The RNA shown here (transfer RNA) has 73 nucleotides and comes from an uncultured Lachnospiraceae bacterium. The coordinates come from a structure-prediction model, not an experiment, and the mean pLDDT is 83. Its Rfam family is "tRNA". Gene Ontology term of the family: triplet codon-amino acid adaptor activity. From the family's description: Transfer RNA (tRNA) molecules are approximately 80 nucleotides in length.

RNA sequence: GCUGCUGUGGCACAGUCGGUAGCGCACAUCAUUGGUAGUGAUGAGGUCACGGGUUCGAUUCCCGUCAGCAGCU
Numbered sequence: 001g002c003u004g005c006u007g008u009g010g011c012a013c014a015g016u017c018g019g020u021a022g023c024g025c026a027c028a029u030c031a032u033u034g035g036u037a038g039u040g041a042u043g044a045g046g047u048c049a050c051g052g053g054u055u056c057g058a059u060u061c062c063c064g065u066c067a068g069c070a071g072c073u
Base pairs, nucleotide, nucleotide: 001072002071003070004069005068006067007066010025011024013022019056027043028042029041030040031039032038049065050064051063052062053061
């Protein structure tokens, strides 16, 4: 230098032939306990890496940029 893959709450990941974004763990509150732990209930937290394009509508399609990983030279 070229090619491919990945980028989604604090962490690990799902999702999508385009239509208001989910699970687990963690976190907060409450209940249970003499008190922890455990368990149960409720809740908060994401402009879906960034910028543009297409579209009535984009996490999803197209282009570019950035970061990580792998391969080739």